Source information
The part of an RNA shown here (large-subunit ribosomal RNA, domain VI) has 269 nucleotides and comes from Spelaeicoccus albus. Taxonomically the source falls in Spelaeicoccus (Bacteria, Bacillati, Actinomycetes, Brevibacteriaceae).

[in-house]
Context: one part of a larger RNA
């Protein structure tokens, strides 16, 4: 831009893409078969491989503004307590998130039409013949079935709901023309994340819990500082049977910021 008024939501599915993989073992059964050696079809079950999808409960990884320990050095006047730098200085753990080495699931079943092939009935051709008329069976293959996208499918589909005719002026006065307004809805703008390179998408914008802060909880770390006591001291113990601190998590709370404002927008004939 189109889809012959303008919107919001929910959809159908023409079409397209993906997937379709495979092994071992047990059983049927040491049966059928075979002199023996050997050794099934059909059917039932179990466990895998590779591949794919989703997810983070578990197990791991990561975790540079979480917690603790610790070395050297500089600084906060000194002690103590801290801060900077040294690969986050190094080391031990680790929430959310993201992940695989983790977990769960998938390939199917079933239906239809068939290939080679196997048949029934059956003439031409008194017989025979699966074929000429007619009718069956038959594959990991084909079409469905499963998953995803999908009406620019210009053949542009469907359903539901919403949106009005006001004012002024002009004239050859039709219900005509011009301008303004109203209008469902949308956008700009702003706070943002389950979204993200940017656009886009989702949530929210005071009639508000959208983000931050704060409060409470959780998770994590592992027993803060100060003081007291014990010890010559390093250090240990108590205060405190989980202390102190705590990123992303959960719930709450208008304290801060989403103020204010602007733009677009119908011929429902």
């Nucleotide at each position: 831009c189109g889809g012959a008024g303008g919107a919001a939501a929910u959809u159908u599915g023409a079409g397209a893409a993906g997937g379709u993989c495979u092994g071992u073992c047990c059983u049927u059964a040491g049966u059928a078969c075979g002199a023996g050696a050997g050794g099934a079809c059909c059917g039932g079950g179990a466990c895998g491989g590779a591949c794919g999808a989703a997810c983070c409960u578990c197990u791991g990884g990561u975790g540079u503004g979480c917690c603790a320990g610790u070395u050297g050095u500089c600084c906060u006047g000194c002690c103590a307590a801290g801060g900077g730098c040294a690969c986050g200085g190094c080391u031990g753990g680790u929430u959310g998130g993201c992940u695989a080495c983790g977990u769960u699931c998938g390939g199917a079943a079933a239906g239809g039409a068939u290939a080679a092939c196997c048949g029934c009935u059956g003439a031409a051709a008194g017989c025979a013949u699966c074929u000429a008329a007619g009718c069956g069976g038959g594959a990991a293959g084909c079409c469905u079935g499963c998953u995803u996208c999908a009406a620019g499918a210009u053949g542009a589909g469907a359903u539901u709901u919403c949106c009005a005719g006001a004012c002024a002026c002009c004239c050859u006065c039709g219900u005509g023309g011009u301008g303004u307004g109203a209008g469902a809805g949308g956008c700009u703008c702003c706070c943002u994340a389950u979204a993200g390179a940017c656009g886009a998408u989702g949530g929210g914008g005071u009639u508000g819990a959208u983000a931050g802060g704060c409060c409470a909880g959780g998770c994590g770390u592992g027993g803060a500082a100060g003081c007291a006591c014990a010890g010559u001291a390093a250090u240990g113990u108590g205060u405190g049977c989980a202390a102190g601190c705590u990123g992303a998590c959960u719930g709450g709370u208008a304290c801060u910021a989403a103020u204010a404002a602007g733009c677009c927008g119908a011929u429902a004939a």
It matches the Rfam family "Bacterial large subunit ribosomal RNA". Its family is annotated with ribosome and structural constituent of ribosome in the Gene Ontology. The prediction has a mean pLDDT of 86.